[in-house]
This is a predicted structure of an 83-nucleotide RNA (transfer RNA) from a Chloroflexia bacterium. Rfam family: tRNA. Rfam's curators write: Transfer RNA (tRNA) molecules are approximately 80 nucleotides in length. The source organism's lineage runs through Bacteria, Bacillati, Chloroflexota and Chloroflexia.
RNA sequence: GCCGGGGUGGCGAAAUGGCAGACGCACCGCACUCAAAAUGCGGCGGGGGUGACCCCGUGAGGGUUCGAAUCCCUCUCCCGGCA
Numbered sequence: 001g002c003c004g005g006g007g008u009g010g011c012g013a014a015a016u017g018g019c020a021g022a023c024g025c026a027c028c029g030c031a032c033u034c035a036a037a038a039u040g041c042g043g044c045g046g047g048g049g050u051g052a053c054c055c056c057g058u059g060a061g062g063g064u065u066c067g068a069a070u071c072c073c074u075c076u077c078c079c080g081g082c083a
Base pairs, nucleotide, nucleotide: 001082002081003080004079005078006077007076010025011024012023018066027043028042029041030040031039045056046055047054048053059075060074061073062072063071
């Protein structure tokens, strides 16, 4: 230099045009217990609002589309192959 794969919550990981984050782990609260573990239930990105809600958020920037994590372009980082 060329080719292929990948970057999504604290971590792993799904979603391949239609509610972003299923599912698991971790963490927080509650129940149970003498206490704890285990188990069960609920919660768990950022900002604004008293609240109902609103805005932003899938490595970065741009494009296509009514609608983009998903399709296209550029850049960046990681992994593998070729030279």